[in-house]
RNA sequence: GGUCCCGUCGACUAGUGGUUAGGUCACCAGCCUUUCACGCUGGUAACACGGGUUCGAAUCCCGUCGGGAUCACCA
Numbered sequence: 001g002g003u004c005c006c007g008u009c010g011a012c013u014a015g016u017g018g019u020u021a022g023g024u025c026a027c028c029a030g031c032c033u034u035u036c037a038c039g040c041u042g043g044u045a046a047c048a049c050g051g052g053u054u055c056g057a058a059u060c061c062c063g064u065c066g067g068g069a070u071c072a073c074c075a
Stems, first nucleotide, its partner, number of pairs: 001071007010025004018055001027043005048064005
């Protein structure tokens, strides 16, 4: 350098064009408890970035950035 894969709440992860972007843990508040833990209820919090296609993009296309795999070159 070529090709391919990946990037989503604090963490892990679901999503395959129309979701209020969901789940678990964590965090916050309340309830429960003598207290803590457990448990219950509610809440905060995310689509790497820039363009394009589309009525509509986390999702499809192009580029950039970062990570990984593989091949080639150099040595």
Model confidence (mean pLDDT): 81 of 100. The RNA shown here (transfer RNA) has 75 nucleotides and comes from Bacteroidetes/Chlorobi group bacterium ChocPot_Mid. The organism belongs to Pseudomonadati, within Bacteria. Rfam family: tRNA. By type it is a transfer RNA. Gene Ontology term of the family: triplet codon-amino acid adaptor activity.